This is a predicted structure of a 519-nucleotide part of an RNA (small-subunit ribosomal RNA, 5' domain) from an uncultured bacterium. The full RNA is in RNAcentral, with records from ENA, Greengenes and SILVA.

Context: one part of a larger RNA
């Protein structure tokens, strides 16, 4: 000097930050991922309109929640840092070994037939969770003919180039594979290729923690040949042949740790750190699997198997906060079951729009920086009272108070009160689309808050610690090695500037001051 601080005392205000470092413990509750009817077939109440019918009612059309069935999406945002000493990060560089949904550009193309299945209905099981059968129906669900190539796969010819396997590029047969509709006719979607953009995979080189009181270690173990698998390379797997391969430049083992930009400190070199905030990794009760996807081996998805809870009718079920609040627990210790989607973003729809505990706010806590404020001037009878003394005296507190003038920052009361709101969507007018121009409105949690102005009326606001030397600051009484103090040297044992008070002083100051760790 710095703390993601705590503990004692005190405490007036605003801004900006920052807030489970410990049990990756268990978790009531309530909310955190849904959208879409312009993909579908349907519909309860209920409204309206219409038929019958004297009425009651009944029939039919349109509107229509919820649940279904498809599509995106849930693999992002958000948390935690358990394990990990390794290509896990960081930086350089490769992929002649690789994939990318949605987005952009560009090319071409969509033509016929078929199917089932939810849900509705009828029924059976079950305490429940749920589930089992018949009939019956729709898509952008599912399957099949058909076209089909700079696609995939075989054969095969020419050319250039490399860094070995190769690779680029040009040409010839053959064979395989696509597609969905919707419409407010403006569009909106599909299917195929070939470029891009984005994000993502692999593999090298070099950085990257202690310990030799760990010195030897390895059988898929090192290569090889052929296969399997995968988007792709590879012992990644696997069969077969070889016996390698690593290591005092520290292999193995052990014990610690998520790295990193950075943060603290320090003239610097360096030496500690890894909170907030970005970036990357690992994880989601604990261990294991895999589906579905462009992507997961999947936080709020499944399945197995384990510990725990909870329901049960005892046959069998559910559940998983390291999401955001809360709650035991632990601890020295760390907050509201809060508002809003107004803006920035995201998911989704064509679009109004829905969702969004991402975010933006606000609440709670001197935790920490940063600013103000408790007034300001004048004023000697140097009152009064304390508290010292060499005591009819003096000294000090001390311009300090009283008084006498002025201000009004704050606080309080009252009135005004802006910016985040740019728009987009709609409406109009010009374009073949893309887009470009115009008018006029709506929309604000924060909050009637920030801010300005006027009233009020020193009014509402000072503590801590210290005082022997180190170290700025001195006496008095009490106490008698006792009661204490103490970072160190060290004080106390009848005159204690060192203990306990009081008066005086020095520091600092909405704080001090202990005590933890680091330089």
């Nucleotide at each position: 000097g710095a703390u993601g601080a705590a503990c004692g005392c005190u405490a007036g205000c605003g801004g900006c930050a920052g807030g489970c470092c410990u049990a990756a413990u268990a978790c009531a509750u309530g909310c955190a991922a849904g959208u879409c009817g312009a993909a579908c077939g349907g519909u309860a109440a209920a409204u309206a309109u219409u038929c019958a019918g004297c009425a009651a009612u009944g029939g039919a059309u349109a509107u229509g929640a919820g649940a279904g069935u498809g599509a995106c999406g849930u693999a992002c945002g958000g948390g935690u840092g358990c394990g990990u000493a390794a290509c896990a990060c960081g930086u350089a560089u490769g992929c002649a070994a690789c994939c990318u949904a949605c987005c952009c550009u560009u090319u071409a193309c969509a033509g016929g037939c078929g199917g089932a299945u939810a849900g509705c209905u009828c029924g059976g099981g079950g305490a429940a969770a749920c589930u089992c059968g018949g009939a019956u129906u729709a898509a952008c669900c599912c399957g099949u003919c058909a076209u089909a190539a700079u696609a995939u796969a075989a054969a095969u010819g020419g050319a250039u180039g490399g860094c070995a396997u190769c690779a680029u590029u040009u040409g010839u047969u053959u064979a395989u594979u696509a597609a969905a509709u919707c419409u407010a006719c403006g569009g909106a979607g599909g299917u195929a290729a070939a470029g891009g953009a984005u994000g993502g995979g692999c593999a090298u080189g070099c950085g990257u923690a202690u310990g030799a009181u760990u010195a030897g270690c390895u059988a898929g173990u090192u290569g090889g040949c052929g296969g399997g698998g995968u988007a792709a390379u590879g012992g990644c797997c696997c069969a077969c042949c070889a016996a390698g391969g690593c290591g005092a430049u520290g292999a193995u083992c052990a014990u610690u740790a998520g790295g990193g930009g950075a943060a603290c400190u320090g003239a610097g070199a360096g030496g500690u750190u890894g909170a907030u905030c970005c970036c990357c990794c690992a994880c989601a009760c604990u261990g294991g699997c895999a589906c579905u996807g462009a992507g997961a081996u999947a936080c709020g998805g499944g399945c197995c198997a384990g510990a725990c809870u909870c329901c049960u009718a005892c046959g069998g079920g559910a559940g998983g906060c390291a999401g955001c609040a809360g709650u035991a627990g632990g601890g020295a210790a760390u907050a509201u079951u809060g508002g809003u989607c107004a803006a920035u973003g995201g998911a989704u729809g064509g679009a109004a729009g829905u969702c969004u505990g991402a975010a933006c706010c606000a609440g709670c806590c001197a935790u920490g920086c940063c600013g103000c404020g408790u007034g300001c001037a004048g004023g000697a009878a140097g009152a009064a009272g304390g508290c010292c003394u060499u005591c009819u005296g003096g000294g000090u507190u001390g311009u300090a108070a009283a008084c006498u003038g002025c201000u009004u920052u704050u606080g309080c009361c009252a009135g005004g009160g802006g910016c985040u709101a740019a728009a987009a969507a709609g409406c109009u007018c010009a374009u073949g689309c893309g887009u470009g121009g115009g008018a006029a409105a709506u929309u604000g949690a924060a909050a009637g808050u920030a801010c300005c102005u006027g009233g009020u009326g020193a009014a509402u606001a000072a503590g801590c610690c210290a005082c022997g030397g180190c170290u700025a600051a001195c006496u008095a009484c009490g106490u008698g090695c006792c009661a204490g103090c103490a970072g160190c040297c060290g004080c106390g044992g009848u005159a204690a500037u060192a203990c306990g008070u009081a008066g005086g002083u020095g520091g600092c100051a909405a704080g001090c001051g202990u005590u933890g760790u680091c330089c």
Record summary
Rfam family: Bacterial small subunit ribosomal RNA. Gene Ontology terms of the family: structural constituent of ribosome and ribosome.